[in-house]
RNA sequence: GCGCAGGAGAGAUCGGCCAACGCCGACGCCGAAGGAGCAACGUCCCGGAAACUCUCAGGCAAACGGACUGCGC
Numbered sequence: 001g002c003g004c005a006g007g008a009g010a011g012a013u014c015g016g017c018c019a020a021c022g023c024c025g026a027c028g029c030c031g032a033a034g035g036a037g038c039a040a041c042g043u044c045c046c047g048g049a050a051a052c053u054c055u056c057a058g059g060c061a062a063a064c065g066g067a068c069u070g071c072g073c
Base pairs, nucleotide, nucleotide: 001073002072003071004070005069006068011027013026014025015024016023017022028060029059030058034056035054036053037052041047042046
């Protein structure tokens, strides 16, 4: 890397538009794609880890997605 299996959280919120898929707005919320921040330390205006912090992006019925884990190649 590929295949198979497992895999959490939080609104089936409210209002408007639309034939429908959806789109716009309002309030609330989640942390496990991605992104950002920093402790020690260093050559110290800088660099610098995470499952911590933030929530930009993303997400909040199911499905999809999904960090990560196991097995096989």